[in-house]
Context: one part of a larger RNA
RNA sequence: CGUAGGAGAUUUGAGAGGAGCUGUCCUUAGUACGAGAGGACCGGGAUGGACGGACCUCUGGUGUUCCGGUUGUCGCGCCAGCGGCAACGCCGGGUAGCUAUGUCCGGUUGGGAUAAACGCUGAAGGCAUCUAAGCGUGAAGCCCACCUCAAGAUGAGAUCUCCCGUAUCGUAUGAUACCUCAAGGUCCGUGGUAGACCACCACGUUGAUAGGCUGGAGGUGUAAGCACAGUAAUGUGUUCAGCUUACCAGUACUAAUAGACCGUGAGG
Numbered sequence: 001c002g003u004a005g006g007a008g009a010u011u012u013g014a015g016a017g018g019a020g021c022u023g024u025c026c027u028u029a030g031u032a033c034g035a036g037a038g039g040a041c042c043g044g045g046a047u048g049g050a051c052g053g054a055c056c057u058c059u060g061g062u063g064u065u066c067c068g069g070u071u072g073u074c075g076c077g078c079c080a081g082c083g084g085c086a087a088c089g090c091c092g093g094g095u096a097g098c099u100a101u102g103u104c105c106g107g108u109u110g111g112g113a114u115a116a117a118c119g120c121u122g123a124a125g126g127c128a129u130c131u132a133a134g135c136g137u138g139a140a141g142c143c144c145a146c147c148u149c150a151a152g153a154u155g156a157g158a159u160c161u162c163c164c165g166u167a168u169c170g171u172a173u174g175a176u177a178c179c180u181c182a183a184g185g186u187c188c189g190u191g192g193u194a195g196a197c198c199a200c201c202a203c204g205u206u207g208a209u210a211g212g213c214u215g216g217a218g219g220u221g222u223a224a225g226c227a228c229a230g231u232a233a234u235g236u237g238u239u240c241a242g243c244u245u246a247c248c249a250g251u252a253c254u255a256a257u258a259g260a261c262c263g264u265g266a267g268g
Stems, first nucleotide, its partner, number of pairs: 001152001005163007015149004021049007033038001051106005059100004066093005071086006110144003117137004164267001165178005179265001184262004188204005209255003212251005218244003225238005
């Protein structure tokens, strides 16, 4: 820009893409078959490999925004307690998120038309013949079925809902005058497990969108101060303390204020 008014939702599916793999074991059954050795079809069940998708409950990884230990040195006047620097100084753990080596799921099944092949009926050719007319069975393959995208499918589809003036000009989707600026959308702002930007999604005081605060979960592992014991290092008690990021709730304290713009008037 188009989809012959504008808008908000929900869809159909022309078409396109993806997937399509396979082992072993048990059973049927030591049955059919076979002199024996051996040893099934058909059918039922279980469990793997590789591949693919999703996810983070579990097992782990990471987690320089969390907690603790500790070395050297400098600083806060000193002690104590802290902070800076040394690869996050080094080390032990670890929430969310992200993740695989972790977890769950997938290939199933069914239908249609067929290939090789196997048949029925059956002449040419009194017989025979699956074929010449006609009718069947039959593959991991083909078309559906399964998953995803999809009406720029310009062949532009469908359904539901919402919105839009009066007068005059003989009518009008035209003109003039006056009136009107709809439904809806965008800008702007607060943000996001959405994201390069854009887009998408949530929210904007009729508000829990983010921050803060409060509570909780989870993490770390028993803070500081004081008291006591010990010459002291240190230990014990107060104290499963103290601190705590991304998690879960609650709560308008802070910021989403105010506003502007697009879009018209019933549709060749």